[in-house]
This record gives sequence, C1' cells and structure tokens, in this order.
RNA sequence: UACCUCUUAUAGGGGUGUCUAUUAAAGGCUGAGAAAAUACCCUCAUAACCUGAUACAGGUAAUGCUGUCGAAGGGAAUAAGUUCCGUAUGGAU
Repeated sequence: UACCUCUUAUAGGGGUGUCUAUUAAAGGCUGAGAAAAUACCCUCAUAACCUGAUACAGGUAAUGCUGUCGAAGGGAAUAAGUUCCGUAUGGAU
C1' cells in the first nucleotide's frame, strides 16, 4: 500500500409453516421474522432464500421442530469511510 472485517447511504432479493371446530378473525408451537410489518433477514456468499423434496433419520399434539443432504446446483450491489488480528507486495533497520 492492497485485501479481509465492520459501519453508513442508496438500490435490490426473500419467506410467511403447523395445530385447535376453522374460510376469515382469535389463540397455541418453533423461529430474527409465520400476511403486511417497509417489520425481520440477506445482497458474491459454508445457509437470506430456492431446487433436490410428497427425500432420509430422530422427535412432536402437529410442522424444516432437529440433524443429514451441504466443500451439491442456483441466488440480489455499488459508493464512501474504517480498527484489532490475519494475508500479499514493497521499503527501512
């Protein structure tokens, strides 16, 4: 010096399941978020989200509830600022 990290601004992407007599309202469960709140999460990406999937194993009143799948495939961004550690390059000693 550059990258990584984080913050801000603007722009953009995504999901909304299951049960109770249940079309809706209301309520219960998990979760950041379960129909509307611009709230929540995410934006180059080992997980926001989708496909595989009417998947497999465990568990539950039930459900992606948990795990595997998953170093799989796809997936939405630019600018400015920026510290501890780390990486690379150059200089000095």
This is a predicted structure of a 93-nucleotide RNA (TPP riboswitch aptamer (THI element)) from a Flavobacteriales bacterium. Lineage of the source: Bacteria > Pseudomonadati > Bacteroidota > Flavobacteriia > Flavobacteriales.